[in-house]
RNA sequence: CAAAGUAGACAAUAUGCGUUAAGUGCUUAGGAAUGGGAUGUUGUUCUAAGACGAAACUAUGUGCGAUAUAUUGUUGCAUCCGUUG
Numbered sequence: 001c002a003a004a005g006u007a008g009a010c011a012a013u014a015u016g017c018g019u020u021a022a023g024u025g026c027u028u029a030g031g032a033a034u035g036g037g038a039u040g041u042u043g044u045u046c047u048a049a050g051a052c053g054a055a056a057c058u059a060u061g062u063g064c065g066a067u068a069u070a071u072u073g074u075u076g077c078a079u080c081c082g083u084u085g
Stems, first nucleotide, its partner, number of pairs: 001085003008075009017065003026050007036081005056062002
C1' cells in the first nucleotide's frame, strides 16, 4: 500500500406452511447476538402485550401471502489493532 471476513438485504430455484388466516407488516415494554479484539453505528432478532388485517378458484391442479426453510448468485462495518499478500 492492497485484500479478505459479521449481522443482515435482494433475486432466482427447490421443498414446505397457510388460505377454517397462522405467518408477515405496525405500536409499546424488556432482553439477545452482531468482521478475530476494543469502542461505536446501522440494521437484525427473541419474549410479552396491543391495534390492524388478506384472493380465491374452473381443484390429484392453478393462484394468492410484505409466508418459512435450504441452495446459488449479487450485495454487506466507521475508527484503531489484528489476519493475508